Bacterial RNase P class A from a soil metagenome, 349 nucleotides, folded computationally. RNAcentral holds the sequence, with entries from MGnify. Rfam family: Bacterial RNase P class A. Rfam classes the family as a ribozyme. The coordinates come from a structure-prediction model, not an experiment, and the mean pLDDT is 76.
RNA sequence: GCUGGACGGCCGCGUUCGCCUGACCCGCAAGGGGAGGGCGACCGAGGAAAGUCCGGGCUCCACAGGGCAUGGUGGCUGGUAAAUCCAGCCGUCUCGCGUGGCGGCGGGACAGGGACAGUGCAACAGAAAACAGACCGCCGUGCGGGCGACCGCGCGGUAAGGGCGAAACGGCGGGGUAAGAGCCCACCGCGGAUCCCGCGAGGGAUCUGGCAAUGUAAACCCCACCUGGAGCAAGCCCAGACCGUGGCCAUGACGCUGCCCGCGUCGCCACAGGUAGGGCGCUGGAAUGCCGGCGGCAACGCCGGCGUCGAGAGAAAUGGCCGUCCUCGACAGGACCCGGCUUACAGGC
Repeated sequence: GCUGGACGGCCGCGUUCGCCUGACCCGCAAGGGGAGGGCGACCGAGGAAAGUCCGGGCUCCACAGGGCAUGGUGGCUGGUAAAUCCAGCCGUCUCGCGUGGCGGCGGGACAGGGACAGUGCAACAGAAAACAGACCGCCGUGCGGGCGACCGCGCGGUAAGGGCGAAACGGCGGGGUAAGAGCCCACCGCGGAUCCCGCGAGGGAUCUGGCAAUGUAAACCCCACCUGGAGCAAGCCCAGACCGUGGCCAUGACGCUGCCCGCGUCGCCACAGGUAGGGCGCUGGAAUGCCGGCGGCAACGCCGGCGUCGAGAGAAAUGGCCGUCCUCGACAGGACCCGGCUUACAGGC
């Protein structure tokens, strides 16, 4: 990286389609519609359907412009719809091979901007750890002791050596010195300037400076860039009953009042909102495999050809039993879709 028990039989579940049946509804009728039921046919979870950690499509809401805050990203170039993904490259560290030693070759890791803006932290060990530091050692000197080599005590110098540590204020060699020290010099490292190469991250050469207090920013922080919110129970459409609003009262009934007028309710019509319910969104697409050609180191893209797929329901089906075989079967279950990442996983290749 690939695969994720195989075959057969019986029963069961779900969508869709076909046939049959059909409560009920419309209609004078002919006929039409049709919940539900039966039978049959096709199909029916995954490599992760998971976590929801990134990114995008889609939908609705918000939105003059600017700033702050919050959150995110952090080497460069490219790929992609986009990304914290992928590819190539750069740098640092590291492992292996190779070499006398470098140079070199191959693999791996990296949240890889900034530690001369500021703050914080640095255990243990150790004499001393961030305004360093004299334990041992080394050197000088004074005093004392010893015949002497030398020893003891005091004062001072010294960071080259020992020792502690993750880290001891550049490394190494030479000069120098009482012993030492970038004190001086060469090389390496580091900082700066100039030139050259590269789209760029960066690389190389020359000159020069002085040795400049270490590490830590998935600690606060600083810098640069990006960033509106919610999510398919998003959301859109149709629309009973009841309620509401407006109108009609030609007729009628009832109420306010026994009568007239008027008003209200029942009635009829229209409208709006939107509940129950129904429909859409909904799944076949930035999809995927193979072959050929072209571009590219690659990721990937373009063109042509041949194929593959086949849930889309309602709080939700995909299961069970038996037989044969094998290496005895793990993690796990769609709920709008897609690209990544991460996590889980028996056995086999």